Context: one part of a larger RNA
């Protein structure tokens, strides 16, 4: 020094799944009846979690539902339970304090008040926050939300190989707001001599037309094909109080009536009318419909949950049969999971069918309300949205070029014989719309939440997090932010004996298929470390 092999020592590796990820359906707001979120308690012992809130691991009812239960959490002690616990499913109760936080304050989870009731007192209930409405009784709003939607606001790094327009990009970031969707919407719309017929979402048109230091770049529309589809309401003209009110009082389940007091309303409630084939006005035909509620009936879905077939067959191996061999069976169930190895016929499920509280949907019936909806004809009058269209100049903005769309700062129309558009202005034809008031399901987007599903990952993967995870930990803060899964079928978790500092630890023995023997327990590579044997080599 090598080789061999026994060990220790790490934990790589395979086997595994309580958790991820994706994809699909559902289904979608909470909040002064005090949220969302937190402190603080709360248990027989009780630090974490988790549930709860001084009625505190939980109270009442209602349903379901069997034999045990008393949360992860397997311990000692107590107790509850066939008068049906424990659990699950619905509904109520109670809900400490701090949070929009609302009697006032505060150095957040505290301090300190007024008033009214009750109570002999300790005390307990109640009240008292700003702004808006307002009938002065009382109402409404606020604060919260994973993303997604709508508005206001709005950079830079880059890109041009430099850098100023441009571009990143109306992004990222702030501010405001709604909703389960929001925007957006029934043409002053495209079209093009042919027509379409709100919107919004896909594909296509298209990297096209366009726009650009015509540079880097940018970049639609119609038309066609789907997806879904729904259309209404004022303002005017005419009548002119014919009307409304969250208040009372009576009916009534409700809708809604009837009555009253006030108060809204002539600066116009109510009626009619709403479109480019128009309304009012005149004249003339002509129908019987639309909406609203839900006590009652009846029907659908529908909570927990409940039925649910077939071998406890022989023999073999083994700890252990769900293998192996022989022989049965049932299927509208061979999805899938468990069970001491690999089970249709052990369990638990599946096909298949069943139930139904509260509550929801729809039909009928019943009541109740509402202006008789629509058509033809006339065409003298009367209406038909203004600092508005349009014009100009300047800013943004956009594909929008002369010809998007918005804004300011100046001007400034017509009235239906009328007015807007038809990607240059002007005039003329021609087609096509009626702006300057307002409302709208669906198809569309997202994923807190629930369920199914996967030629996704399997513990350095997969979420950061399969474990007390946004926890320990850092940081003055904003914030960054880990590690860490596995005994065994079952605790059967190693009595009893010796040894000993009568703890551990070690013998010997037991348990168990096997020690898998517990801080580090399935399997247990490598590195690295030591016995031991052998070979060589130097002494």
């Nucleotide at each position: 020094u090598c080789a061999c092999u026994u060990g220790g020592g790490g934990a790589a590796u395979g086997g595994c799944c309580a958790g991820g990820c994706u994809c699909g359906a559902g289904c979608g707001c909470c909040g002064a009846u005090g949220a969302a979120g937190g402190u603080c308690g709360u248990g027989c012992c009780a630090a974490g979690c988790u549930g709860c809130g001084a009625u505190a691991u939980g109270c009442c009812g209602g349903g379901g539902g069997u034999a045990g239960a008393c949360g992860c959490a397997c311990g000692g002690a107590a107790u509850c339970u066939a008068a049906g616990a424990u659990c699950c499913c619905c509904g109520g109760a109670u809900g400490a304090c701090c949070u929009a936080a609302u009697c006032g304050g505060a150095a957040u989870u505290c301090c300190g008040g007024a008033c009214c009731g009750c109570g002999c007192a300790a005390g307990c209930g109640g009240c008292c926050a700003a702004u808006c409405c307002u009938g002065a009784c009382g109402g409404a709003u606020a604060g919260g939300g994973a993303a997604c939607c709508c508005c206001c606001u709005g950079a830079a790094u880059u890109a041009a190989a430099g850098c100023a327009u441009u571009c990143u990009a109306g992004u990222a970031g702030g501010g405001g707001g709604a909703g389960g969707a929001a925007a957006a919407g029934a043409a002053a719309u495209c079209a093009a001599u042919c027509g379409a017929g709100a919107u919004g979402c896909c594909g296509c048109a298209a990297g096209u037309a366009a726009a650009g230091g015509c540079g880097a770049u940018c970049g639609a529309a119609a038309a066609c094909g789907g997806c879904a589809u729904a259309g209404g309401a004022c303002a005017a003209a005419c009548c002119g109080a014919a009307g409304a009110u969250u208040c009372c009082c009576g009916g009534g389940a409700a809708a809604c009536c009837g009555g009253g007091u006030a108060u809204c309303g002539a600066u116009g409630u109510g009626g009619g009318g709403u479109u480019g084939c128009g309304g009012a006005c005149c004249u003339c035909c002509g129908c019987a419909c639309u909406c609203c509620c839900u006590a009652g009936u009846u029907g659908c879905a529908a909570a927990a949950g409940c039925c649910g077939a077939a071998c406890g067959u022989g023999g073999c191996u083994g700890g252990a049969a769900u293998g192996c061999c022989a022989g049965a069976c049932g299927a509208a169930a061979a999805c899938g999971g468990g069970u001491g190895a690999u089970a249709g016929u052990c369990c638990c499920a599946u096909a298949g069918g069943c139930g139904c509280a509260c509550g929801g949907c729809a039909a009928c019936a019943a009541g109740g309300a509402g202006a008789u909806u629509g058509g033809a004809g006339g065409u003298a009058u009367c209406c038909a949205g203004a600092g508005u269209a349009c014009c100009a100049c300047g800013c943004g903005u956009u594909g929008g070029a002369a010809a998007u769309c918005g804004c300011g700062u100046g001007g400034g129309g017509a009235g239906c014989c009328g007015g807007g558009a038809g990607g240059u202005a002007c005039a003329g034809a021609c087609u096509u719309c009626c702006g300057a008031u307002c409302c709208u399901a669906a198809a569309u987007a997202c994923g807190a939440c629930u369920c199914g599903a996967g030629a996704c990952c399997g513990a350095u993967a997969g979420c950061g997090u399969a474990c007390u995870a946004g926890u320990a930990g850092c940081g003055u803060g904003a914030g960054c932010g880990a590690a860490a899964g596995g005994u065994g079928a079952a605790a059967a978790g190693u009595g009893c004996c010796c040894u000993a500092a009568a703890a551990a630890g070690g013998g010997a023995g037991g348990u168990g298929a096997a020690a898998a023997g517990a801080u580090g327990c399935c399997u247990g590579a490598a590195a690295c470390c030591a016995g031991g044997u052998g070979a060589c080599g130097a002494u």
Predicted 3D model of a 539-nucleotide part of an RNA (large-subunit ribosomal RNA, domain I) from a Thermoplasmata archaeon. Rfam family: Archaeal large subunit ribosomal RNA. Gene Ontology terms of the family: structural constituent of ribosome and ribosome. It was read from a public genome assembly. The prediction has a mean pLDDT of 81.